The part of an RNA shown here (large-subunit ribosomal RNA, half B) has 1183 nucleotides and comes from a Candidatus Woesearchaeota archaeon. Its mean pLDDT, the model's own confidence on a scale to 100, is 82. Rfam family: Archaeal large subunit ribosomal RNA. The family has 91 seed sequences and 2,955 matches in Rfam 15.1.
Context: one part of a larger RNA
RNA sequence: UCUAGUUAAGGGAAUUCGGCAAAUUAGCCCCGUGCCUUCGGUAUAAGGGGUCCCUGCUCUUGUUUCUGUAUAGAAGCGAAAGCAGGGUGCAAUGACAAGGGAUGUCUGACUGUUUAACAAAAACGUAGCCUUCUGCUAAGCUGUGAAGCUGUGUAUAGAAGGUGACGUCUGCCCAGUGCGCGUACUUUAAACUCUCUUCCAAGAGAGCUAAGAGCGCGUAAACGGCGGGAGUAACUAUAACUCUCUUAAGGUAGCGAAAUGCCUUGCCGUUUGAAUGACGGCCUGCAUGAGUGGCGUAACAAGAUGUCCGCUGUCCCCAACUAGAAUCCUCUGAACACUCUUUCCUGGUGCAAAGGCCAGGGAUUUCCAGUGGGAAGCAAAGACCCCGUGAAACUUUACUGUAGCCUGUCAUUGCAAUGCGAGUUUUAUUGUAUAGCGUAAGUAGGAGUCGUUAUGUCUUGGUCGCAAGAUCAAGAAUAGACGCCAAUGUAACACUACUCUUUAGAACUUGUGUUGCUAACUUAGCAAUAAGGACAGUAGCAGGUGGACAGUUUGGCUGGGGUGGCACCCUGCUGAAAAGAUAUCAGUAGGGCCCAAAGGUUGGCUCAAGUGGGUCAGAAAUCCACUGUGGAGUGCAAGGGCAAAAGCCAGCCUGAUUGGAUUUCUAACAAGAAGAAAUCCAAAAACGAAAGUUUGGCCUAGCGAACCUCUGUGUCCUCCUUAAUGGGGGUCAGAGAUAACCGAAAAGUUACUCCGGGGAUAACAGAGUGGUCGCGCCCGAGAGCUCAAAUCGACGGCGCGGUUUGCUACAUCGAUGUCGGCUCUUCCUAUCCUGGGCGUGCACAAGCGCCCAAGGGUGAAGGUGUUCACUUAUUAAAAGGGAUCGUGAGCUGGGUUCAGAACGCUGUGAGGCAGUUUGUUUGAUAUCUACUGGAAAUGUUGGAUGUCUGAAAGGAAAGAAGCCAUAGUACGAGAGGAACUGGCUUCUGAGGCCUCUGGUUUACCGGAUAUCUGACAAGGUAAAUCCGGGCAACUACGCCUUAUGAGGAUAAGAGCUGAAAGCAUCUAAGCUCGAAGCCUCCCUUGAAAAGAGACAUCCUAGAACACAGAUAGAAGAUCUGUUUGAUGGGAGUGGUGUGUAAGCACCAAGGCAACGAGGUGUUCAGCACGCACUUUCCAACAG
Repeated sequence: UCUAGUUAAGGGAAUUCGGCAAAUUAGCCCCGUGCCUUCGGUAUAAGGGGUCCCUGCUCUUGUUUCUGUAUAGAAGCGAAAGCAGGGUGCAAUGACAAGGGAUGUCUGACUGUUUAACAAAAACGUAGCCUUCUGCUAAGCUGUGAAGCUGUGUAUAGAAGGUGACGUCUGCCCAGUGCGCGUACUUUAAACUCUCUUCCAAGAGAGCUAAGAGCGCGUAAACGGCGGGAGUAACUAUAACUCUCUUAAGGUAGCGAAAUGCCUUGCCGUUUGAAUGACGGCCUGCAUGAGUGGCGUAACAAGAUGUCCGCUGUCCCCAACUAGAAUCCUCUGAACACUCUUUCCUGGUGCAAAGGCCAGGGAUUUCCAGUGGGAAGCAAAGACCCCGUGAAACUUUACUGUAGCCUGUCAUUGCAAUGCGAGUUUUAUUGUAUAGCGUAAGUAGGAGUCGUUAUGUCUUGGUCGCAAGAUCAAGAAUAGACGCCAAUGUAACACUACUCUUUAGAACUUGUGUUGCUAACUUAGCAAUAAGGACAGUAGCAGGUGGACAGUUUGGCUGGGGUGGCACCCUGCUGAAAAGAUAUCAGUAGGGCCCAAAGGUUGGCUCAAGUGGGUCAGAAAUCCACUGUGGAGUGCAAGGGCAAAAGCCAGCCUGAUUGGAUUUCUAACAAGAAGAAAUCCAAAAACGAAAGUUUGGCCUAGCGAACCUCUGUGUCCUCCUUAAUGGGGGUCAGAGAUAACCGAAAAGUUACUCCGGGGAUAACAGAGUGGUCGCGCCCGAGAGCUCAAAUCGACGGCGCGGUUUGCUACAUCGAUGUCGGCUCUUCCUAUCCUGGGCGUGCACAAGCGCCCAAGGGUGAAGGUGUUCACUUAUUAAAAGGGAUCGUGAGCUGGGUUCAGAACGCUGUGAGGCAGUUUGUUUGAUAUCUACUGGAAAUGUUGGAUGUCUGAAAGGAAAGAAGCCAUAGUACGAGAGGAACUGGCUUCUGAGGCCUCUGGUUUACCGGAUAUCUGACAAGGUAAAUCCGGGCAACUACGCCUUAUGAGGAUAAGAGCUGAAAGCAUCUAAGCUCGAAGCCUCCCUUGAAAAGAGACAUCCUAGAACACAGAUAGAAGAUCUGUUUGAUGGGAGUGGUGUGUAAGCACCAAGGCAACGAGGUGUUCAGCACGCACUUUCCAACAG
């Protein structure tokens, strides 16, 4: 010193983030018990009293025995309850065991559960409430499947989700996203049907069509959402009221600076001396709000927070004691760590924070115990930050897919009926422009055809119809009718064949709806059979849906990253430093076009502006004259260029054409792409009389690879199929875009995180800088009645500091622990107080400003994590700063800054928030150095013992105040009101001590309980069992000292003499004063002071070990003693502590007695002693 304990006077939470820790309380009996309440509780509420021993009595009762009386009595052995009397102690649940209490608020109803090893909670759960799905081969879940769970349950059941007892309530919105229902219509896959592609194939198109989508309706205890601007009332203010924009609807009830309020410590009140706290209100709700439930709520809570009482070492302010550790001896004996070396300090330097470099200083060597300042100490390739074309997990309306689900089709898959279609075949039927007798379908053939059941007519009926008629059936009467020809007309009719249109019927094929069947198939059953049934199921194909699952992506630059921006492609100018080139998130402007004329050519013309003149006509319209180097214009930025033009106007044109070559820029000095430009050749052209000009725009911007798609081109190449054709691919030219612009197809989160790296790059600290900050100075407008300078000082200017905040990114990312507090030390001065001065708008007093001065001091509380700031009462004063924002191998851990959770806001979500709230592991045995102490050795020129000197070092050893006297004096009109000097006291600090007071006192004495030793006595144990005292010793809360002060040299300042400068002048030479400051006097250390000192004694003295010890002590050391002895032990005496021993005698409430707690006397007894004295009984012997 630590760990675990014990005790503390006075105060009593002043400590601290916070009463953390500790203390208090405690069992049982009796009394008594508030608010509130869901009437159960709260409640052991709170708050009081009792509790032991002895004696006697009453009563109840168990059991045994006895009794001529017997549900009784008696005698024993017990067990409870009660009463009375007596008694002791500080204390009677005497030890052990054993709730501190009350009262507000928040949250969660409650008991319960949870992150094994940092979170126990407000989180989870819960009963209750609500919604959705589900009729049983259920829904849901698991599985590839068979199958299984739910459940051998059946809607009072099962599953999923939300909320979270109870009370009271649960508002508006269906526009969005979901979900449900519907859907005439639209869209829509495969299959199927049809068409085209001469056939086939591949392909294309059309038709039909399911789910889905569109569309319609519903649904919020589904996901979710729930406005703004003006005006207005007879003071003002406010706005019941009005207007307006707007929405799907505009937040209702309730609550509200809240676990939610930024501003904010909101405002008011209560609580306090003081409140960033708490509670109650207010409402201006950044950003409350109704089952993502709102508001209340008794009970409950190792939950969060405030207050009060009690209590205390939490604190003022620390002290003592006990056990263990540490220390010392003996034995055994690791780990971590270890580049080298190590004797340091200060300053400097250096990649900017050095034991090792430079300078100066210090430093003889070694060991021991400690303390933790440093080794940017050890531990862990930083977890924050950035980077990686790293990873993982999670999310979603990222990209691409996959299970699953829904739906269609086909197969398994059959038989019928019927409705509605489609196709083919067949039988019939139908066909009217006008003209024509007439209802002429078309083409071809064709000169005859049909005929007594015909044709025509009539009647009836049916069908069609253009309303003329046509056609069919039945009946009656009847023997001819039609065509050719003629007319009309595009076409001429009889009859035959084929074909088209309309309609009807039949057959076949097929689709679809409904219904029925049974035989596949399914289910049940041992089976017989029953139920279902071509459905379901299963397989293939197809459409939809699909974070349930999977794989991935989620750019770059960047004064860190993110947000912002684009400095990511291109152009002009400046920067750019007179070759070329040249950076910045440098400055200043632009481009991603436009134009069929704004292009080519030929010809012509001259602009802007000014002056003069001139009708309306003005400053400015059109006109005339003159001047006019461009002051205009140029399609668009800027620069450059341009006057019979590159500007303006007109004519004719398309050279804004095709092919080829070279060069320049792009891209300095290496090489490319695309792009842009320049020059030339050839072709064919335009304009011009011609020379000639023209390959777009006066020049410099106006742009884009591969794959893929499309277009064009030709005596081209190639493949397939061909009789030929045709088709595909290629070649050549062009178009479609990649702006991250030499061009991936691509969203987020991570605080649950991980890996690899980086001081190439941020946060802390350092360094540099010093805008900002702080502090000065200069000037002096003004204020100060007058007056710049007693005081204040604008606008400006110049500095210093390195405590603010920035900037930079130099050191550190194989880690330098981050705010505040506590503790402890030192330094600075720009001085808050104390000291000395000067000025004053200084009468005094109190002030204001300035100069010197860093010796000392600079405190206590309230709320807040706070630093800071604010407040309270004091004070001489309550100054400011530095030391890695001093100090975590010193403490704390309240804040910040991990993992849990909640609120508000935000995000679809995962999640996020310099927003709030609650909770949340602080490692270690010290190697070196440093420091605090303790020892040993060597040296000091022979050695030893003792006494000194004092170089040097340290100290603050003192600092301040109050009161009294001076003195109600000086001063002052008064009111007020000093000082020098002297005395007393107090506070703070320092040193020492234990007589007193207080504390401790596990030496000691006494008392008490439980238990053990059979009882008494005497003892053991209960972590000293508890309680009452307490000497020595150690201590503070106690006591003493810290005196008057003196000397020297000075600061600011005050002066003397005195020149430079005949004066003046404190100064230049010289001299005198002058401060708590400096140096001494004072205290402590100090011959290792290498210049290593001096003196005295002795020269064989002396020292050491050993032994007994303490005035000493961790070990060493120091000191005392050693028989010529009181060193220790013992004994005795004194003193001190406790408090009156045992034994005996007597008394004692009672009781017949026995007995009896206890009392008195013997007895200031007994016991004890780390003290003092006495005493050689024992041991200091032998060495």